Predicted 3D model of an 84-nucleotide RNA (transfer RNA) from a Clostridia bacterium. It matches the Rfam family "tRNA". By type it is a transfer RNA. Taxonomically the source falls in Clostridia (Bacteria, Bacillati, Bacillota).
RNA sequence: GCCGAUGUGGCGGAAUUGGCAGACGCAAGGGACUUAAAAUCCCUCGGUGGCAACACCGUGUCGGUUCGAGCCCGACCAUCGGCA
Repeated sequence: GCCGAUGUGGCGGAAUUGGCAGACGCAAGGGACUUAAAAUCCCUCGGUGGCAACACCGUGUCGGUUCGAGCCCGACCAUCGGCA
């Protein structure tokens, strides 16, 4: 240099027919139970603004297609693999 694969919350990892983003697990926070703890059970758990209700943003980055994109297209970045 060329080719290919992968990139989603703190971590792993779903959502591939384009139609509510984050299922499920781990970690974390709060509560119940307990003399206390462990275990178990319940709730919460991306970001920003807001007292709250709620609103907006968010799938490596930037664009494009589309009524609608994690998914399709282009460029770029990172990691891994192959060829030279």